c-di-AMP riboswitch aptamer (ydaO/yuaA leader) from Sulfobacillus thermotolerans, 128 nucleotides, folded computationally.

RNA sequence: ACCUUGAAAACGCCGAAUUCUCAAGGAAGCGGAGGAACCAAUUUCGAUUUGGGGUGAAUUGCGGUGCAACGGGCAGGCUCUGAGCCCGAACCCGACAGCUAACUUCGCAGGCGUAGGGGGCUCAAGGU
Numbered sequence: 001a002c003c004u005u006g007a008a009a010a011c012g013c014c015g016a017a018u019u020c021u022c023a024a025g026g027a028a029g030c031g032g033a034g035g036a037a038c039c040a041a042u043u044u045c046g047a048u049u050u051g052g053g054g055u056g057a058a059u060u061g062c063g064g065u066g067c068a069a070c071g072g073g074c075a076g077g078c079u080c081u082g083a084g085c086c087c088g089a090a091c092c093c094g095a096c097a098g099c100u101a102a103c104u105u106c107g108c109a110g111g112c113g114u115a116g117g118g119g120g121c122u123c124a125a126g127g128u
Base pairs, nucleotide, nucleotide: 001128002127003126004125005124006123007122011113012112013111014110018028019027020026021025029108030107031106032105033104034103039098049095051096052093053092054091055090059069060068061067062066070088071087072086073085074084077121078120079119080118081117
């Protein structure tokens, strides 16, 4: 270098939602928000409102309850691709926030059960 076989079982998936430490509590890591200059924007008033904004894939259009576009997810090492299948919710702030260094601050839940093809890379064993 080439060929063959295999891929770690208290396993895996969506999600940031894990690990360590251990009186209280804290640390690391991951994720979110607020917040200058510069840049961008110049939408204020009106409130019995066309308020505005945030997390998230979770939106838009058509029309008569479905379809389409687009977005997101789907195991046996990782990754790309293909087929097939599935999802497109929910919640929060409270009149208010563009981006944003320093800085400030918050979360680490919850819910589930996958298995087909091809390519590349990594590791292990054996052989030439």
The coordinates come from a structure-prediction model, not an experiment, and the mean pLDDT is 75. Lineage of the source: Bacteria > Bacillota > Clostridia > Eubacteriales > Sulfobacillus.